[in-house]
RNA sequence: GCCUCCCUAGCUCAACGGUAGAGCGGCAGUUUUGUAAACUGUUGAUUGGAGUUCAAUUCUCCGGGGAGGCU
Repeated sequence: GCCUCCCUAGCUCAACGGUAGAGCGGCAGUUUUGUAAACUGUUGAUUGGAGUUCAAUUCUCCGGGGAGGCU
């Protein structure tokens, strides 16, 4: 330099173009003599910009970051 792939919550991952969810975690509460466990509630995210579309996490383009391969 060229090709392919990935980027969503604090972490690991889902999500036919139509309300962004789960597990773990955090916080609060219940329970306990106390801690842990358990249970209940709650918190919190689409890598940036532009385009297409009634509607974009999803499709297209240009950037940023990362992984693999070729040279």